[in-house]
RNA sequence: GCCCCUGUAGCUCAAUUGGCAGAGCACCCGCCUUGUAAGCGGAAGGUUGACCGUUCAAGUCGGUUCGGGGGCU
Numbered sequence: 001g002c003c004c005c006u007g008u009a010g011c012u013c014a015a016u017u018g019g020c021a022g023a024g025c026a027c028c029c030g031c032c033u034u035g036u037a038a039g040c041g042g043a044a045g046g047u048u049g050a051c052c053g054u055u056c057a058a059g060u061c062g063g064u065u066c067g068g069g070g071g072c073u
Stems, first nucleotide, its partner, number of pairs: 001072007010025004019056001028042004049065005
């Protein structure tokens, strides 16, 4: 220098043919317990890496760019 994969909540990951952004764990509150843990219930938590474009509508499609991983020279 070229090619491929990947980026979504604090962490690990979903999201069907483009159609309301979700789960588990963690954190917080409550129940339970003499108390703690476990268990049960609830709440909170997101510019879907960034910018632009296509579309009535983009996590999803296209372009540029940034980070991570791999391959080739």
Predicted 3D model of a 73-nucleotide RNA (transfer RNA) from bacterium SCN 62-11. Rfam family: tRNA. The family's RNA type in Rfam is transfer RNA. Rfam's curators write: Transfer RNA (tRNA) molecules are approximately 80 nucleotides in length.